[in-house]
RNA sequence: GCCCCAAUAGCUCAGUCGGUUAGAGCAGUGGACUCAUAAUCCAUCGGUCGCGGGUUCAAGUCCUGCUUGGGGCA
Numbered sequence: 001g002c003c004c005c006a007a008u009a010g011c012u013c014a015g016u017c018g019g020u021u022a023g024a025g026c027a028g029u030g031g032a033c034u035c036a037u038a039a040u041c042c043a044u045c046g047g048u049c050g051c052g053g054g055u056u057c058a059a060g061u062c063c064u065g066c067u068u069g070g071g072g073c074a
Base pairs, nucleotide, nucleotide: 001073002072003071004070005069006068007067010026011025012024013023019057028044029043030042031041032040050066051065052064053063054062
């Protein structure tokens, strides 16, 4: 230098060839249970979907530039 993959909640990830509200587990907070703690159960909190631009009635999803991380070729 070129090619490929990834980036979504504090962490690990899902999101079905674009469509109706962006989700799960763990963590956090409050409560139940217990003499108490843990475990368990219930509720709740939490997102500029890496950043910019474009296509579209509509973008996490498609196109494009960049950034970061990983891998490959030389």